[in-house]
RNA sequence: UGUCGGUUGGGGUAAACUUCGCGAAAGCGGAGGACGCUAAAGUCAUGGGUCUAAGGCUUAACUUAAGCUAAGAUCGCCAGUCUACAAGC
Numbered sequence: 001u002g003u004c005g006g007u008u009g010g011g012g013u014a015a016a017c018u019u020c021g022c023g024a025a026a027g028c029g030g031a032g033g034a035c036g037c038u039a040a041a042g043u044c045a046u047g048g049g050u051c052u053a054a055g056g057c058u059u060a061a062c063u064u065a066a067g068c069u070a071a072g073a074u075c076g077c078c079a080g081u082c083u084a085c086a087a088g089c
Stems, first nucleotide, its partner, number of pairs: 002089002011038003017032006035076001042082001044080001046079003049074003055069005
């Protein structure tokens, strides 16, 4: 330097919930917390799936609703990209 990546050590991360803030919502961020995960439960919204529907469109209605729609969201849904510690080779 390359490859490999739990087999030893050190560890890493953080669901639900509570609270504050952002958002139309889904959901996201900070603090606490710990269900799990463990070589990618790290990154990226690239493909698929799923969630929401502000705005837009349609229908009905007579002031109310329903349906469709992502360029919004989800990487702790799946796949893929990129990066990655020790030991070993």
This is a predicted structure of an 89-nucleotide RNA (c-di-GMP-I riboswitch aptamer) from Desulfosporosinus sp. UBA5188. The organism belongs to Desulfosporosinus, within Bacteria. Model confidence (mean pLDDT): 81 of 100.